[in-house]
RNA sequence: GGGCGAGUAGCUCAGCGGCUAGAGCAUCCGCCUUACACGCGGAGGGUCCAGGGUUCGAAUCCCUGCUUGCCCA
Numbered sequence: 001g002g003g004c005g006a007g008u009a010g011c012u013c014a015g016c017g018g019c020u021a022g023a024g025c026a027u028c029c030g031c032c033u034u035a036c037a038c039g040c041g042g043a044g045g046g047u048c049c050a051g052g053g054u055u056c057g058a059a060u061c062c063c064u065g066c067u068u069g070c071c072c073a
Stems, first nucleotide, its partner, number of pairs: 001072007010025004018056001027043005049065005
């Protein structure tokens, strides 16, 4: 330099162009226990990588850029 993929909660990841963007784990609170762990219930937590475009409507489609993984040179 070229090709392919990834970027969404603290972490790992879901999410046909259409309701207020979700799960597990983690954190916090409560219940349970003599107490802890386990378990149960609840809560907080989001620049959907950035900018632009298309659309009534974009995390989702298109363009450019950034970061990152693999392969080729």